A computed fold for a 72-nucleotide RNA from an archaeon, annotated as transfer RNA. The coordinates come from a structure-prediction model, not an experiment, and the mean pLDDT is 81. It matches the Rfam family "tRNA". By type it is a transfer RNA. Gene Ontology term of the family: triplet codon-amino acid adaptor activity.
RNA sequence: GCGGCUUUAGUAUAGUGGUUAGUAUACGAGACUGUGGCUCUUGUGACGGGGGUUCGAUUCCCCCAAGCCGCC
Numbered sequence: 001g002c003g004g005c006u007u008u009a010g011u012a013u014a015g016u017g018g019u020u021a022g023u024a025u026a027c028g029a030g031a032c033u034g035u036g037g038c039u040c041u042u043g044u045g046a047c048g049g050g051g052g053u054u055c056g057a058u059u060c061c062c063c064c065a066a067g068c069c070g071c072c
Base pairs, nucleotide, nucleotide: 001071002070003069004068005067006066007065010025011024012023013022018055027043028042029041030040031039048064049063050062051061052060
């Protein structure tokens, strides 16, 4: 230099054009407990950035950024 893959709550991930973006864990609150832990209930929190297509984009296309892999 060229090509491919990935990027979604603090963390690990599901989702695949549409109506509350889901789960686990972490965190906050409550119940339970002599206290703590366990357990149960409940709450907060996310689509890497920009542009395009579309009535509608996390999803499709382009560019950029970061990471991983391969070729030279």